[in-house]
RNA sequence: CCACACGGCCUAGGGUUCCGAUCUCGCUGUGGAGAUGCUGGUCCGAGAGCCGCCGCCCGAAGGGAGACAUCCUUCGGAGGCACGGCGGGACAAAAGCCCGGGAGAC
Repeated sequence: CCACACGGCCUAGGGUUCCGAUCUCGCUGUGGAGAUGCUGGUCCGAGAGCCGCCGCCCGAAGGGAGACAUCCUUCGGAGGCACGGCGGGACAAAAGCCCGGGAGAC
């Protein structure tokens, strides 16, 4: 430098910016302020998480145009292994997020 991997929907988990809830205060010319993570909604979210789904990749069959390439549908396949701190970082904040398949261990 190139190729590959790095994708999305989710879950475990996470806190509290917004919503909601509870409590307190104020207010009816009002429509609010504060506190509390509180079952939840929004939100963040796994390299090592799902006998998950989709996408990507390989192959086959079919379809329109068509010399091919390309596109679409369906079916099948492949996708190895992986124990892991302390500490720090971001967003409102925290986390299995990022540092990090790191340090280290075997």

Predicted 3D model of a 106-nucleotide RNA (Guanidine-I riboswitch aptamer) from Rhodoblastus acidophilus.
Rfam family: Guanidine-I riboswitch aptamer. Gene Ontology term of the family: regulation of gene expression. A reference for the family is Reiss et al. (2017), "Structural Basis for Ligand Binding to the Guanidine-I Riboswitch", Structure.
Lineage of the source: Bacteria > Pseudomonadota > Alphaproteobacteria > Hyphomicrobiales > Rhodoblastus.
Of the family's consensus pairs, 100% are formed in the model.